[in-house]
């Protein structure tokens, strides 16, 4: 740089089984794909789980207001942090098969 080459590899979805609170991981069947779809959480960015904060719902209040109190139990939505998780989301680091143009 990547052939309609060759020797091979790896395996989404989904399903058995096991791990875990979840994301998800790992073994088996499977095959959508993949030239790094080998590794590695370093930036992003998504996904889980928690803490605080707000909101919103509930509940009460009375002056019926774009109002005031509660946050503990409930109900959903956020943001930050923390902790995991994706290496088949991007980058980015490393390392390596094979060989036409």
């Nucleotide at each position: 740089c990547g052939a309609u080459a060759a020797c091979g590899c790896c395996a989404a979805a989904c399903c058995c089984g096991u791990c875990g609170a979840a994301a998800g991981g790992c073994g088996g069947g499977g095959g959508c794909g993949g030239a790094a779809a080998g590794c590695c959480a370093c930036g992003g960015a998504u996904c889980g789980a928690u803490u605080u904060g707000g909101g919103u719902c509930g509940a009460g209040g009375u002056u019926u207001a774009c109002c005031c109190u509660c946050u503990u139990u409930u109900u959903u939505c956020u943001a930050c942090a923390u902790c995991g998780a994706u290496a088949g989301c991007c980058g980015g680091g490393u390392u390596g098969c094979c060989g036409a143009a």
Molecule: c-di-GMP-I-GGC riboswitch aptamer
Organism: soil metagenome